Background
This is a predicted structure of a 74-nucleotide RNA (transfer RNA) from Acetitomaculum ruminis DSM 5522. NCBI's taxonomy places the organism under Bacteria, Bacillota, Lachnospiraceae, Acetitomaculum, Acetitomaculum ruminis. The sequence is in RNAcentral, with records from ENA and Rfam. The prediction has a mean pLDDT of 81. Rfam family: tRNA. Rfam classes the family as a transfer RNA.
RNA sequence: GUAUGGGUGGCACAGCUGGAUAGCGCAACCGCCUCCUAAGCGGUAGGUCGAGGGUUCGAAUCCCUUCCCGUACA
Numbered sequence: 001g002u003a004u005g006g007g008u009g010g011c012a013c014a015g016c017u018g019g020a021u022a023g024c025g026c027a028a029c030c031g032c033c034u035c036c037u038a039a040g041c042g043g044u045a046g047g048u049c050g051a052g053g054g055u056u057c058g059a060a061u062c063c064c065u066u067c068c069c070g071u072a073c074a
Stems, first nucleotide, its partner, number of pairs: 001073007010026002013023001019057001028044005050066005
């Protein structure tokens, strides 16, 4: 350089046949339980989906540009 996969709360991921408040697990915090801790149970907060632009009534999802990471080839 060419092709291809990925980037979504602190971490690991799902959602990508456009549709309702963007979900799950772990972690964090609060409470219950317990003599205490852990485990278990209940709850709370935290994201505007790598960035910018476009299409659309509506975009994490489609299109364009761009940044970063991985893989293959050269």